[in-house]
RNA sequence: GCCCCUGUGGCUCAAUGGAGAGAGCAUCAGUUUCCGGAACUGAGGGUUGGAGGUUCGAUUCCUCCCAGGGGCG
Numbered sequence: 001g002c003c004c005c006u007g008u009g010g011c012u013c014a015a016u017g018g019a020g021a022g023a024g025c026a027u028c029a030g031u032u033u034c035c036g037g038a039a040c041u042g043a044g045g046g047u048u049g050g051a052g053g054u055u056c057g058a059u060u061c062c063u064c065c066c067a068g069g070g071g072c073g
Stems, first nucleotide, its partner, number of pairs: 001072007010025004018056001027043005049065005
């Protein structure tokens, strides 16, 4: 330099064009317990990497950029 893949709560991942963006773990609170753990219940936490475009509608499709990983030279 060229090609491919990935980027979504603190972490690991769903959602493959239809709309209030979810789950598990973690965190916090409550119940329980002598206390803690476990279990159960609830809550908070996201500009979906950034900027444009297509569309009535974008996490999803297209372009550029950024970051990470891999392959070739």